[in-house]
RNA sequence: GACAGGCAAUCUGGAGAGUGCUGAGAAAAAAUUCUUAGCCACCGAAGGGGCACGCGGGAUUCUUAUCCGCAAAUCUCUCAGGUAUAAAGGACAGAGGGGUGAGG
Numbered sequence: 001g002a003c004a005g006g007c008a009a010u011c012u013g014g015a016g017a018g019u020g021c022u023g024a025g026a027a028a029a030a031a032u033u034c035u036u037a038g039c040c041a042c043c044g045a046a047g048g049g050g051c052a053c054g055c056g057g058g059a060u061u062c063u064u065a066u067c068c069g070c071a072a073a074u075c076u077c078u079c080a081g082g083u084a085u086a087a088a089g090g091a092c093a094g095a096g097g098g099g100u101g102a103g104g
Stems, first nucleotide, its partner, number of pairs: 003104001005100001007098001010095004018040001020039008041083003047079001048077003054070005
C1' cells in the first nucleotide's frame, strides 16, 4: 500500500400466525375506520433468554465419574414483538459505494 474480515446507511428480494371476542375513546350524516384496555387462541426471522461438541480449572470415597466457568444456531423458550388486504417491521441474501481494517 492492498486484500480478506467487520461496521452503519442506501437500493432490491424477504416467511409465519385471528378480517378473534368484549369494553372505552376519536373521526364520520351513516356505513365504517383508527387507537387503546382486558380475555382466549396462535407465529418466530427485530431484540432477548437457554442448551451441545469442545476448552480450562477445582475437589473427591479411583472414575474417565462429579462440580464450576467459557461456549453456537435458522435449534429451543415465547419475555418482548407480531397474527385480513395495505402500510410499517422483518433474520437473512444480493448490489454499488462509504468508513474501519489490531489480530489474519
A computed fold for a 104-nucleotide RNA from Nitrosomonas sp., annotated as Glycine riboswitch aptamer. Of the family's consensus pairs, 89% are formed in the model. Its Rfam family is "Glycine riboswitch aptamer". Rfam links the family to the GO term glycine biosynthetic process. Taxonomically the source falls in Nitrosomonas (Bacteria, Pseudomonadati, Nitrosomonadales, Nitrosomonadaceae).